[in-house]
RNA sequence: GGGGGAUUAGCUCAGGUGGUAGAGCGGUUGGUUCGCAAUCAACAGGUCAGGGGUUCAAUUCCCCUAUCCUCCA
Numbered sequence: 001g002g003g004g005g006a007u008u009a010g011c012u013c014a015g016g017u018g019g020u021a022g023a024g025c026g027g028u029u030g031g032u033u034c035g036c037a038a039u040c041a042a043c044a045g046g047u048c049a050g051g052g053g054u055u056c057a058a059u060u061c062c063c064c065u066a067u068c069c070u071c072c073a
Base pairs, nucleotide, nucleotide: 001072002071003070004069005068006067007066010025011024012023013022019056027043028042029041030040031039032038049065050064051063052062053061
């Protein structure tokens, strides 16, 4: 220098053919307990890496940029 891949909640990751974004763990509150642990229920938490484009509508499609991984040289 060139090819490919990844970027979504605090962490690890899903998200079908474009149509209001989810799980597990973690956090908060409450129940069970004398208390802890454990378990159950509820709740909070997201500019979907950033910018632009297409579209009635973009996490999803296209382009550029950033960071990381990988292959070739």
This is a predicted structure of a 73-nucleotide RNA (transfer RNA) from a Spirochaetales bacterium.
It matches the Rfam family "tRNA". Rfam 15.1 lists 5,335,975 matches to the family in 14,413 species. From the family's description: Transfer RNA (tRNA) molecules are approximately 80 nucleotides in length.